Small-subunit ribosomal RNA, central domain from Blattabacterium sp. (Pelmatosilpha guanianae), 345 nucleotides, folded computationally. It matches the Rfam family "Bacterial small subunit ribosomal RNA". The source organism's lineage runs through Bacteria, Pseudomonadati, Bacteroidota, Blattabacteriaceae and Blattabacterium. The full RNA is in RNAcentral, with records from Greengenes.
Context: one part of a larger RNA
RNA sequence: UUGGGUUUAAAGGGUGCGUAGGCGGUCUAUUAAGUCAGUAGUGAAAUAUUGCAGCUUAACUGUUAAAAGUGCUAUUGAUACUGAUAAGCUAGAGUGAGAUUGGAGUAACUGGAAUGUGUGGUGUAGCGGUGAAAUGCUUAGAUAUCACACAGAACACCGAUCGCGAAAGCAGGUUACUAAGUCUGUACUGACGCUGAGGCACGAAAGCGUGGGGAGCAAACAGGAUUAGAUACCCUGGUAGUCCACGCCGUAAACGAUGAUCACUAGUUGUUGGAUUUUUUAUCAGCGGCUAAGCGAAAGUGAUAAGUGAUCCACCUGGGGAGUACGGUCGCAAGGCUGAAACUC
Numbered sequence: 001u002u003g004g005g006u007u008u009a010a011a012g013g014g015u016g017c018g019u020a021g022g023c024g025g026u027c028u029a030u031u032a033a034g035u036c037a038g039u040a041g042u043g044a045a046a047u048a049u050u051g052c053a054g055c056u057u058a059a060c061u062g063u064u065a066a067a068a069g070u071g072c073u074a075u076u077g078a079u080a081c082u083g084a085u086a087a088g089c090u091a092g093a094g095u096g097a098g099a100u101u102g103g104a105g106u107a108a109c110u111g112g113a114a115u116g117u118g119u120g121g122u123g124u125a126g127c128g129g130u131g132a133a134a135u136g137c138u139u140a141g142a143u144a145u146c147a148c149a150c151a152g153a154a155c156a157c158c159g160a161u162c163g164c165g166a167a168a169g170c171a172g173g174u175u176a177c178u179a180a181g182u183c184u185g186u187a188c189u190g191a192c193g194c195u196g197a198g199g200c201a202c203g204a205a206a207g208c209g210u211g212g213g214g215a216g217c218a219a220a221c222a223g224g225a226u227u228a229g230a231u232a233c234c235c236u237g238g239u240a241g242u243c244c245a246c247g248c249c250g251u252a253a254a255c256g257a258u259g260a261u262c263a264c265u266a267g268u269u270g271u272u273g274g275a276u277u278u279u280u281u282a283u284c285a286g287c288g289g290c291u292a293a294g295c296g297a298a299a300g301u302g303a304u305a306a307g308u309g310a311u312c313c314a315c316c317u318g319g320g321g322a323g324u325a326c327g328g329u330c331g332c333a334a335g336g337c338u339g340a341a342a343c344u345c
Stems, first nucleotide, its partner, number of pairs: 003317004007299002012313001014202004021195003025089002028086004033082002035078008049066003052062003092192001093189004097184005104178007111155001115151008126137002163170002207248006216242002221237004259312006267290008294301002318345003327338004
């Protein structure tokens, strides 16, 4: 390389939109580019193959012959398939209509509990913390308790084996705006589709910049313990940060460790949202459990496939060196992306 693979052995891109490209439903006609068949020309020689011949044979050689040279060009045909052109179709896809669903998004307003702080009242000697203690707080009146006020952050119960979202993710309540899905014996368009190298957008937490905010929690840091030591685990404090606005960063065990789309292949049970109603039998779209065949090294998976097939993309090819060096590129930086080799087992 041909291949063989990618849940867990190396390997699915974090997710979407989409350019080029690749692939593409059904019917009819035309064309004849691909495709197939015939013919002609060309396809140097040597080498290689087969036959023959020459050195005594062989290697070797050719004053020999054939075949091959799978290709290219021209031309004559074939028209099933692919392509192109034209006219259609409705099963894919989409738009509208009528229902309906959700913790989907953005913004504004708003609620109660808890916590902390402040002020005032009651009240007196402890509180707090631990395995046990101590640091710490407290007669300048703490802890406890009552009233009032203020602040920031998070939303108990409902709550689920649940729902929604492309993923990241999303949960107190109300309103406005925006997007999406599902169902229907509904109308329309008529293949408008699938995938998607580059590209663009989104992307937890931490981190960075500017300006706010700061209750609780809490890297760093300080103290107290523990211990042989204790730069920890435990305790008392505590700053960045956590929160908001705007701008960066672009990574995660970004996981279902399982790319997207389509078709097909026994069942059973639960549940969410539709439709149907006349009963609870079917049915569509999701979310789960158990299993048939099959697959799998096994664990397992099993219509939400890891089964059987098709199309497109991404990725892997022994361990270490190493996701390192160098170069490039992006970033304010931290770093990200791309990504070797020597050497060694």